[in-house]
RNA sequence: UCACGUUUAGCUUAAUGGUAAAGCAUUCCACUUCGGAUGGAAGGAUUAUCUGUUCAAAUCAGAUAACGUGAU
Numbered sequence: 001u002c003a004c005g006u007u008u009a010g011c012u013u014a015a016u017g018g019u020a021a022a023g024c025a026u027u028c029c030a031c032u033u034c035g036g037a038u039g040g041a042a043g044g045a046u047u048a049u050c051u052g053u054u055c056a057a058a059u060c061a062g063a064u065a066a067c068g069u070g071a072u
Base pairs, nucleotide, nucleotide: 001071002070003069004068005067006066007065010024011023012022013021018055026042027041028040029039030038048064049063050062051061052060
């Protein structure tokens, strides 16, 4: 320099263009002498950034950024 891949909650991952979901973690409640375990509930996301296509974008297109792989 070129090609390809990844980017979603604090962490790990889902989601066929049509309500962004789950596990762990956090907080609260129940249980317990206390705690742990267990059960229940709640909060937490401008889907890396910008632009475009579309009635509608995490998803499609382009650019940029970070990380990774390969080639030279």

Transfer RNA from Orbilia oligospora, 72 nucleotides, folded computationally. Model confidence (mean pLDDT): 82 of 100. The RNAcentral record of the sequence draws on ENA and Rfam. RNAcentral records the identical sequence in 7 taxa. Its Rfam family is "tRNA". The family's RNA type in Rfam is transfer RNA.